[in-house]
Context: one part of a larger RNA
């Protein structure tokens, strides 16, 4: 901007891409085969390795506005108690999210046609020949089949479902208000550089807050008791707390404004 009205879902799949490995050991079996040493084929079963996909339950890692310890200064006049700077000042932990060192799963079976190569019939050439007619097998390889992408696949498909045939002129490929239905805007994350996608907008649980609760830290502050005291003990599995799970309109998502067929 196309896709011969305008829209919302949900499809098919032309065409593309991914993937595609392998080891070891058990049994079959010390069997076939071999004088023996050694020692299968076929078909079954275990554990692995690398390499890929998803994923946070566990395990570990990070976690710089989470919880303690702490050392030096300066500050809240002083004590107590905190704050600000010292690489987040050091240290020990450590929700969410993000990862792997962690979990889980995946190469596979299968079908079709063929390679090189086994083959049937079979004649040129009374015989012999897989081949010359015509038929069967027979790969990690080929197509399919697994996953992803995918109708500008201009051969522009399909299915349902929603909207209506309004006005104006100068009769056009025009203009104007409007349906469905979208977009602006603002609240935000299962999404993200911007865009885009997805969820919400008061007939509302988007976000924030407030309330529980998971979860982290390790028992606050203040008093009391005990000790000259440091410092302990009791109130107290306390206080405190980031992202997590849910409830609740306090607070913000108000108001509105634009676009958008006439086939």
């Nucleotide at each position: 901007c196309g896709c011969a009205g305008g829209a919302u879902a949900c499809c098919u799949g032309a065409g593309g891409g991914g993937g595609g490995c392998u080891g070891u050991c058990c049994c079959u079996a010390g069997u076939a085969c071999g004088a023996g040493a050694g020692g299968a084929c076929c078909g079954g079963g275990a554990c692995g390795g690398a390499c890929g996909g998803a994923c946070c339950u566990c395990u570990g890692g990070u976690g710089u506005g989470c919880c303690a310890g702490u050392u030096g200064u300066c500050c809240u006049g002083c004590c107590a108690a905190g704050g600000g700077c010292a690489c987040u000042g050091c240290u020990g932990g450590u929700u969410a999210g993000c990862c792997a060192c962690g979990u889980c799963c995946g190469g596979u079976u299968g079908u079709g046609a063929u390679a090189a190569g086994c083959g049937c019939u079979g004649a040129a050439a009374g015989c012999a020949u897989c081949u010359a007619a015509g038929c069967g097998c027979g790969a990690a390889g080929c197509a399919c089949g697994c996953c992803c992408c995918a109708a500008g696949a201009a051969u522009a498909g399909g299915u349902a479902u929603c909207c209506c045939a309004u006005c104006c002129c100068u009769u056009g490929u025009g203009g104007a208000g409007u349906a469905a239905g979208g977009c602006c805007c603002c609240a935000c994350g299962u999404a993200g550089a911007c865009u885009a996608c997805g969820u919400g907008g008061u007939u509302g649980a988007u976000a924030g807050g407030c309330c529980g609760g998971a979860g982290g830290u390790g028992u606050a502050a203040g008093a009391g008791c005990a000790g000259c005291a440091a410092u302990g003990c009791u109130u107290u599995u306390a206080g405190c707390c980031g992202a997590c799970c849910g409830g609740u309109a306090c607070u913000a998502a108000u108001a509105g404004g634009c676009c958008g067929a006439g086939g």